[in-house]
Context: one part of a larger RNA
Molecule: small-subunit ribosomal RNA, 5' domain
Organism: uncultured prokaryote
RNA sequence: GAACGUACGCUGGCGGCACGCCUAACACAUGCAAGUCGAACGAAGUAGUAAUACUUAGUGGUAGACGGGUGAGUAACAUGUGGGUAUCUGCCCUUUGGCCUGGAAUAACACGAGGAAACUUGUGCUAAUACCGGAUAAGUCUUUAUGGAGAAAGCUUUAUGCACCAUUGGAUGAGCCCGCACUUGAUUAGUUAGUUGGUAGGGUAAUGGCCUACCAAGACUGUGAUCAAUAGCUGAUUUGAGAGGAUGAUCAGCCACAUUGGGACUGAGACACGGCCCAGACUGCUACGGGAGGCAGCAGUGGGGAAUAUUGGACAAUGGGGGCAACCCUGAUCCAGCCAUGCCGCGUGUGUGAAGAAGGCCUAGAGGAAAAGUUAGUCGUUAAUAACGGCUAACCCUGACGUUACCUACAGAAGAAGCACCGGCAAACUCCGUGCCAGCAGCCGCGGUAAUACGGAGGGUGCGAGCGUUAAUC
Numbered sequence: 001g002a003a004c005g006u007a008c009g010c011u012g013g014c015g016g017c018a019c020g021c022c023u024a025a026c027a028c029a030u031g032c033a034a035g036u037c038g039a040a041c042g043a044a045g046u047a048g049u050a051a052u053a054c055u056u057a058g059u060g061g062u063a064g065a066c067g068g069g070u071g072a073g074u075a076a077c078a079u080g081u082g083g084g085u086a087u088c089u090g091c092c093c094u095u096u097g098g099c100c101u102g103g104a105a106u107a108a109c110a111c112g113a114g115g116a117a118a119c120u121u122g123u124g125c126u127a128a129u130a131c132c133g134g135a136u137a138a139g140u141c142u143u144u145a146u147g148g149a150g151a152a153a154g155c156u157u158u159a160u161g162c163a164c165c166a167u168u169g170g171a172u173g174a175g176c177c178c179g180c181a182c183u184u185g186a187u188u189a190g191u192u193a194g195u196u197g198g199u200a201g202g203g204u205a206a207u208g209g210c211c212u213a214c215c216a217a218g219a220c221u222g223u224g225a226u227c228a229a230u231a232g233c234u235g236a237u238u239u240g241a242g243a244g245g246a247u248g249a250u251c252a253g254c255c256a257c258a259u260u261g262g263g264a265c266u267g268a269g270a271c272a273c274g275g276c277c278c279a280g281a282c283u284g285c286u287a288c289g290g291g292a293g294g295c296a297g298c299a300g301u302g303g304g305g306a307a308u309a310u311u312g313g314a315c316a317a318u319g320g321g322g323g324c325a326a327c328c329c330u331g332a333u334c335c336a337g338c339c340a341u342g343c344c345g346c347g348u349g350u351g352u353g354a355a356g357a358a359g360g361c362c363u364a365g366a367g368g369a370a371a372a373g374u375u376a377g378u379c380g381u382u383a384a385u386a387a388c389g390g391c392u393a394a395c396c397c398u399g400a401c402g403u404u405a406c407c408u409a410c411a412g413a414a415g416a417a418g419c420a421c422c423g424g425c426a427a428a429c430u431c432c433g434u435g436c437c438a439g440c441a442g443c444c445g446c447g448g449u450a451a452u453a454c455g456g457a458g459g460g461u462g463c464g465a466g467c468g469u470u471a472a473u474c
Base pairs, nucleotide, nucleotide: 001474002473007469008468009467010466013346014345015344016343017342018341020338021304026302027301028300030299031298032297035062036061037060040059041058043056044055045054046053047052069257070256071255079181080180081179082178083177084176085175087174088173092170093169096166097165098164100134101133102132103131109124110123111122112121113120114119140149141148142147154162155161183229184228185227190220191219192218195217196216197215198214199213200212201211202210232254233253234252235251236247237246238245239244259280260279261278262277263276282293283292285290310336312335313334314333318332319330320329321328322327373395374394375393376392377391378390379389380388418463419462420461421460422459423444424443425442429458430457431456432455433454439446440445
């Protein structure tokens, strides 16, 4: 000198754009943050004379594996980069072929029972795109192959509809493997028995000691194994002429985690933040038998701390989920609120002043009162009812922000300057007070009676809505 997620002291006018728990991955009151589909299904209720319409607890489908948060763990194929394949991939695009025929249940509901509650349970009834057979099999799968195996679902507003089953290729996403790179310590020198390899089998979507049995005795290490400490990694950020150093907030990619530890279920995908089960700690409820919970989502509270914001608005836009759609949901997101926390811009005044100025009124001249889009009709064009072009008509919806930005007119100097320093480094000097006292200080050093160095004043210097100090970095 630069830079900062800063903090503190004094001071403080406005705006734009950004940033805002770095500490306790400490504990959390309250509200919201993931629903949706009645065009899958029966039923109940409401309105209606009815046809019918609407609402929904339940069955069913799909989503909940995304989006959002945090950085505890991790020195690792976690990440970065470059390769590889023994694999899977819902929704989407694409190819080909199908969608025939039967059955048994069950929730809801009704009537009961138990329990303080959470909830559990008996009997009876019923539906489906829920469940299970049979048929069929182009293509598909299958160590044995003239063989064997396996499928489907309908709905409606009726059409070029939405679904369903099998299948081909793709796209997207993911799994796994490998080369190289990747902090410190030798006051850590040896480490390892599923350990290293093979055979056979199991398991997986898939390779593999991933697992099991048997066999062999290997494997890593001074080019630092093992152990210990620290740490999410990267694009990047910052400094520097560069090389290099330091950092990894915001934004973006990947990874890991979701009160602590373990486990699987469902599913295309999870070993699942707002799912399930078990165990631990903690906090509520309890009729003491038993039950409930998980903010490292958005706000907010306590606590810790030098220190970090509103229990706000809206789905108008962008995107996501569901739905044929209308639409519903969305603390993602877009906005607003708070903070000089940063960057940038502006202001806090400056200038002129006696001319029939500006304005008003009157008169004259010129221009405008759209275009695009959608739908319908028609004409041209054309093989065409496609596409394109002309004409005519109608329509042209939706804004949280927002009392927005911006524009016009009017009013009143009305609303706005501080901070640090002045001995040298280093720009800027005198007076008074004090008298090795009180005090200053980044270094050298000032102060013991004329102190440019302490305190005050006047003056000055620097920067300026900021200025100065402090911590860590280059």